[in-house]
RNA sequence: GGCCCUAUCGUCUAAUGGUUAGGACACCAGCUUUUCAAGCUGAGAAUCCGGGUUCGAUUCCCGGUAGGGUCA
Numbered sequence: 001g002g003c004c005c006u007a008u009c010g011u012c013u014a015a016u017g018g019u020u021a022g023g024a025c026a027c028c029a030g031c032u033u034u035u036c037a038a039g040c041u042g043a044g045a046a047u048c049c050g051g052g053u054u055c056g057a058u059u060c061c062c063g064g065u066a067g068g069g070u071c072a
Base pairs, nucleotide, nucleotide: 001071002070003069004068005067006066007065010025011024012023013022018055028042029041030040031039048064049063050062051061052060
């Protein structure tokens, strides 16, 4: 340098173009307990960036960035 793949809460991971962007763990608050742990309930927290298509984009297209694989 060519080609291919990936990018979503703090982490891991779902989401056939119409989802309230869901779940697990973690964090926070409450309940329980003499205390801690465990358990129960609740809350907060995310679509890599810029364009395009579309009535509507996490999803499709183009470019970029970052990571990975492969060929040299």
Transfer RNA from Parcubacteria group bacterium Athens0416_74, 72 nucleotides, folded computationally. NCBI's taxonomy places the organism under Bacteria, Bacteria candidate phyla. Rfam family: tRNA. Rfam classes the family as a transfer RNA.